[in-house]
Molecule: RNase P RNA; transfer RNA
Organism: Gemmatimonadales bacterium
RNA sequence: AGGGUGGGGCGUGGCGGUCGCGGCAAUCACUUUGUGAUUACUGAGGAAAGUCCGAGCUCCAAAGGGCAGGCUGCCAGGUAACUCCUGGGCGUUGAAAGGCGACGGAAAGGGCCACAGAAAAUAUACCGCCCCUCUAGGGGGGUAAGGGUGAAAAGGUGGGGUAAGAGCUCACCGCGCACCUGGCAACAGGUGUGGCACGGUAACCCCCAGUCGGAGCAAGGCCAAAUAGGCAACGAGGUUCGGCCCGAACCACUUGAGUUGCGGGUAGGCCGCACGAGGUCUCGGGUGACCGAGAUCCCAGAUAGAUGACUGCCCGUGAGGUUCACACCAAGCGAACAGAACUCGGCUUACGGCUCCACCUGUUCC
RNA sequence: GGGGGCGUAGCUCAGUUGGGAGAGCGCGUGAAUGGCAUUCACGAGGUCAGGGGUUCGAUCCCCCUCGCCUCCA
Numbered sequence: 001a002g003g004g005u006g007g008g009g010c011g012u013g014g015c016g017g018u019c020g021c022g023g024c025a026a027u028c029a030c031u032u033u034g035u036g037a038u039u040a041c042u043g044a045g046g047a048a049a050g051u052c053c054g055a056g057c058u059c060c061a062a063a064g065g066g067c068a069g070g071c072u073g074c075c076a077g078g079u080a081a082c083u084c085c086u087g088g089g090c091g092u093u094g095a096a097a098g099g100c101g102a103c104g105g106a107a108a109g110g111g112c113c114a115c116a117g118a119a120a121a122u123a124u125a126c127c128g129c130c131c132c133u134c135u136a137g138g139g140g141g142g143u144a145a146g147g148g149u150g151a152a153a154a155g156g157u158g159g160g161g162u163a164a165g166a167g168c169u170c171a172c173c174g175c176g177c178a179c180c181u182g183g184c185a186a187c188a189g190g191u192g193u194g195g196c197a198c199g200g201u202a203a204c205c206c207c208c209a210g211u212c213g214g215a216g217c218a219a220g221g222c223c224a225a226a227u228a229g230g231c232a233a234c235g236a237g238g239u240u241c242g243g244c245c246c247g248a249a250c251c252a253c254u255u256g257a258g259u260u261g262c263g264g265g266u267a268g269g270c271c272g273c274a275c276g277a278g279g280u281c282u283c284g285g286g287u288g289a290c291c292g293a294g295a296u297c298c299c300a301g302a303u304a305g306a307u308g309a310c311u312g313c314c315c316g317u318g319a320g321g322u323u324c325a326c327a328c329c330a331a332g333c334g335a336a337c338a339g340a341a342c343u344c345g346g347c348u349u350a351c352g353g354c355u356c357c358a359c360c361u362g363u364u365c366c
Numbered sequence: 367g368g369g370g371g372c373g374u375a376g377c378u379c380a381g382u383u384g385g386g387a388g389a390g391c392g393c394g395u396g397a398a399u400g401g402c403a404u405u406c407a408c409g410a411g412g413u414c415a416g417g418g419g420u421u422c423g424a425u426c427c428c429c430c431u432c433g434c435c436u437c438c439a
Stems, first nucleotide, its partner, number of pairs: 001363001002361009013314007021043003025039006045337001049348002052346005057216004064246004069212005074088005089103001090101004104207002109205002111201003126147002128143007155173006174196001175194008220271004230262005237251004278297008315334003320329002367438007376391004385422001393409006415431005
């Protein structure tokens, strides 16, 4: 130098002017309490997207419990919380820096493992090996070390032993159990002991641990207006925002609560609506996520849905012209993904570039 | 804003116990007919919407993305 990995920043122009939009504040004028004018300030994103998670907030509602059902799943922390983030452990992948993990349990029980193969789980004898017998081929017994099939076949390698073999026996590895050391822990290491275990699969049912009421700003309130205080059926117990049960509260018991169906009116205005688990800077603590303290700032609130048009200079790029070349002149251009609609913390997806820091190097040169 | 369902041959659709991808219509060829319709037989035609994962193996199980339909408010 090249290539790669991890993390951060910006959001393709900058500074002005003229006109035009939205919000809030102040002032003035008119006045139908609303309208108009002027001034100052301010006005889309890193994803605003998906609606995948979690909450804040609102209502059911005046207080509960259980079952079913759903979600998460190594350990320790962070956080308002989370399926998120950080740090570790184990596994896997890469040469490495790093990346990925749906990461509790198969000895609680059940299901499944096609085809092939002798046999697919309290599972074998097809070939082979050994022994016996009869005669040239068959029969009986033993074996699971070798071969074959398969994704997977009664732990692996080596020595001994045996008729031939087998944890039959021994050594090492693996596995179970007990104990010790380090660590908060997940785990790692060590010592001893036992011939030793019943294959895999739980993103199959399931078991274990933890956790979860429901619905959602089109939530929910206020004001004004209008209509038909409508009609019919059922009706003794009914209602209470996923299902079921218990409980509680409220209404009603034929002068009838309520349920169902048909039909009518309204679709207007205001609030919710942005001061927040808020931003920025500095210091301290922590490996880190993050926490604490101080200072400072207010940074969109629309409702057919606002932020645009023109222009001067500067910056970058640049067809072309000129030149031996450089310099110079110069039209044009300012990229992609893409626009708030209650807010925030994440995840996922789309995407043109510029820039900063740290790390790796099995590329190349000195 | 919230709930549910779907995507398979040119077209319309099946397919779940996870192990073979199918039916009808259409297309092509052959036979029968003077010819067509029709009938019979044979055949071709498929990234199971796309990508990733679990598993020995995925149309089917799980996650993400794209497109379509439907219900409630």